[in-house]
Order: sequence, then structure tokens, then C1' cells
RNA sequence: UAAAUAAAAACAGCAAACGCUUAUAUAUGUCCAUAAUCUGGUUGGACGUUUCUACCAACUACCCUAAUAGUUGUCUAUAAGCUGCAUGCGAAGAGGU
Repeated sequence: UAAAUAAAAACAGCAAACGCUUAUAUAUGUCCAUAAUCUGGUUGGACGUUUCUACCAACUACCCUAAUAGUUGUCUAUAAGCUGCAUGCGAAGAGGU
């Protein structure tokens, strides 16, 4: 001097979908009526949510004829986060003034 490599500097975001997590709602709950009877323990309605939907399933126990209890397991709505997953627009200007 040249080349290579590395580092630093250099105005960029906006929108929405899915997934996961968390939070809120609701406690997969309560009340009224109704049905069955240990081979049984049903069904309907209402209340409950700044809330659409759902409000059951299985198992175990218990009950001594009247009434069930416990355990385990969600979905849905809204919001936020993510180092998840894949998009649209954007220096030919996102966003701000």
C1' cells in the first nucleotide's frame, strides 16, 4: 500500500392471526321444584358474570330410605406478556408534530 475478517457507528416501526403463560369472570357453583332407591343417587327452571357460551364427565366414598359428599379434569369471553410460530405494510417514509 492492497485484500480479507471482526467490531463499532448509522431516523423504524405499525397492524392483525395462531400457540403458550398469567390475570379477571365462575365457585364447571348455589337455590327452588322434580325423579329414582344400595342393580339407586335423575330431570327442569332460576340466580350467579361491567360477559357470549358453558355450568358437566369419570372415579371413590357415603347414605339405611332421606338426602348426597369428595377427588381429578376444562371450555368460553376479555386484557396483558412471550426469547414461540408464521404473515401484511413500511426510507418511493412507519410513527410523531
Background
Purine riboswitch aptamer from Ruminococcus sp. AM42-11, 97 nucleotides, folded computationally. The coordinates come from a structure-prediction model, not an experiment, and the mean pLDDT is 80. Rfam family: Purine riboswitch aptamer. Rfam's curators write: Riboswitches are metabolite binding domains within certain messenger RNAs that serve as precision sensors for their corresponding targets. On this family, see Batey et al., Nature 2004: "Structure of a natural guanine-responsive riboswitch complexed with the metabolite hypoxanthine".